[in-house]
Order: sequence, then C1' cells, then structure tokens
RNA sequence: GGGACCGUAGCUCAGUUGGAAGAGCGCCGGCCUGAAACCCCGGAGGUGAUCAGUUCGACUCUGGUCGGUCCCA
Repeated sequence: GGGACCGUAGCUCAGUUGGAAGAGCGCCGGCCUGAAACCCCGGAGGUGAUCAGUUCGACUCUGGUCGGUCCCA
C1' cells in the first nucleotide's frame, strides 16, 4: 500500500426481508435475616464509533472518516 470482518448498557453479547433496542453478569432499592448471602420483586443505565446520503421511517441500506482483529504485498 491492497483486501476481509467487526464497532449496540460498566463487561460479554443478541437483535438486519428497514417500523425505532433487549438478555446474562454487574450496579442501586425493596423483600427476607439477629446480621448477611442466595432466591424473589422493582429500578437506573444507550448521541447504536463518527459524519453525510437514500427513505414517510435507518442499529439494519450506501459513501467518507476513526478505531480493532486477520490476510496479502
């Protein structure tokens, strides 16, 4: 220098024939207990890497940029 894949909650990830975002763990509160832990109940937490484009509507499609992994030279 060329190419492929990936970027979603604090972490690990799901969700793509485009209709608007979820799980597990973790965190906070409640319940329980002499006090805890576990179980159970509830809750907070997301500019979906970023900037544009297409569309009535984009995590999803298209292009640029940034970052990561791998392959080729």